[in-house]
RNA sequence: AGGUGAGGUAGAGGCGCGGUGAACAAGAGUACUGCCUGGGAGAAAGGGGAAUUCCAUGAGCAGGCAGGAAAGGGGACACCGCCGAAGUCCUUGUGCUCUUCCCCAACACAGGCGGCUGGAUCGUCAGUGAAUAACUGCCGGUCUGUCAUUGUCUGUUCCCUUGACAGGCGAUGAAGAGCUAUCUCACAA
Numbered sequence: 001a002g003g004u005g006a007g008g009u010a011g012a013g014g015c016g017c018g019g020u021g022a023a024c025a026a027g028a029g030u031a032c033u034g035c036c037u038g039g040g041a042g043a044a045a046g047g048g049g050a051a052u053u054c055c056a057u058g059a060g061c062a063g064g065c066a067g068g069a070a071a072g073g074g075g076a077c078a079c080c081g082c083c084g085a086a087g088u089c090c091u092u093g094u095g096c097u098c099u100u101c102c103c104c105a106a107c108a109c110a111g112g113c114g115g116c117u118g119g120a121u122c123g124u125c126a127g128u129g130a131a132u133a134a135c136u137g138c139c140g141g142u143c144u145g146u147c148a149u150u151g152u153c154u155g156u157u158c159c160c161u162u163g164a165c166a167g168g169c170g171a172u173g174a175a176g177a178g179c180u181a182u183c184u185c186a187c188a189a
Stems, first nucleotide, its partner, number of pairs: 003187009014083001016082006024074001032067007042054003046104006086117004090112006118144006125137004146174011
């Protein structure tokens, strides 16, 4: 000067990831409420059971008139946290579940070095959704970053050769428990 292992710190990729906030668009003239008409026996918001409630003094349903929301999701903006950022599947627990209780499903939150995915983007199909928005999943394409191997070119006090190192342009492959830089400890020579 280099090597191996363990641990720590700081960083990089880029339409980079996620969260919060107020306004806005959409949701929607929808749900719902009142009145009228039709109609004629059930009805109570994903499914089932029990209870309870409403209903011939006319339910559910359909139409007309009048009034008339909200939630989840969204793009831009601002702020915050970050680079397994984050997403998804499985599993454990808790909550929620539209009158109440129970079961199932769905949904939400918190755990797991449990599985998969480096990132972005486009497309078919499927799912959630009011939606052609958006998100998610499988598959396919494109772009991009990192490292490894390899081809070629350039440079490294002067000349030549070889090697090593650094970088440019290509090809192939891999995965973030990766990569770059740096510190500590141990080991080996």
A computed fold for a 189-nucleotide RNA from a Bacillota bacterium, annotated as Lysine riboswitch aptamer. The organism belongs to Bacillota, within Bacteria. The coordinates come from a structure-prediction model, not an experiment, and the mean pLDDT is 81. It matches the Rfam family "Lysine riboswitch aptamer". Rfam describes the family as follows. Riboswitches are metabolite binding domains within certain messenger RNAs that serve as precision sensors for their corresponding targets. For this family Rfam cites "Riboswitches Control Fundamental Biochemical Pathways in Bacillus subtilis and Other Bacteria" (Mandal et al., Cell, 2003).